The RNA shown here (Glycine riboswitch aptamer) has 107 nucleotides and comes from Gemmobacter serpentinus. Taxonomically the source falls in Gemmobacter (Bacteria, Pseudomonadati, Pseudomonadota, Paracoccaceae). Its mean pLDDT, the model's own confidence on a scale to 100, is 76. Its Rfam family is "Glycine riboswitch aptamer". Rfam links the family to the GO term glycine biosynthetic process.
RNA sequence: CUGGUCAGGAUCGGGAGAAUCCGGCAGCGGGCCAAUGGCCCGUGCAGCCGGUGCCGAAGGAGCAACCGCCCCGGUAAACUCUCAGGCGAACGGACCGUUCUGGCACC
Numbered sequence: 001c002u003g004g005u006c007a008g009g010a011u012c013g014g015g016a017g018a019a020u021c022c023g024g025c026a027g028c029g030g031g032c033c034a035a036u037g038g039c040c041c042g043u044g045c046a047g048c049c050g051g052u053g054c055c056g057a058a059g060g061a062g063c064a065a066c067c068g069c070c071c072c073g074g075u076a077a078a079c080u081c082u083c084a085g086g087c088g089a090a091c092g093g094a095c096c097g098u099u100c101u102g103g104c105a106c107c
Base pairs, nucleotide, nucleotide: 004104005103006102007101008100009099010098012097013096014095019052021051022050023049024048025047027043028042029041030040031039032038033037053087054086055085059083060081061080062079066074067073068072
């Protein structure tokens, strides 16, 4: 110097799945009336509350082989669970690529 490995970063690039569900309330628009209030219709995704169904790739939890000091314990995931999160767009998003910073190892 180039490459290896670990950790973190980037206004970087790619990045899936699952109800624009149901009901109510607020809000907004229109109409009517006995008019500072009430009623009706429409809208209401992304405000609020309740309910059901679904997804797994933030995070979290669980387990095998294997290992040990063998009662028991250690230990993995993209597997499993679905606490959390998510199911229009946006945001988020494991992981992959590019790049930067730092450590470690090697020459």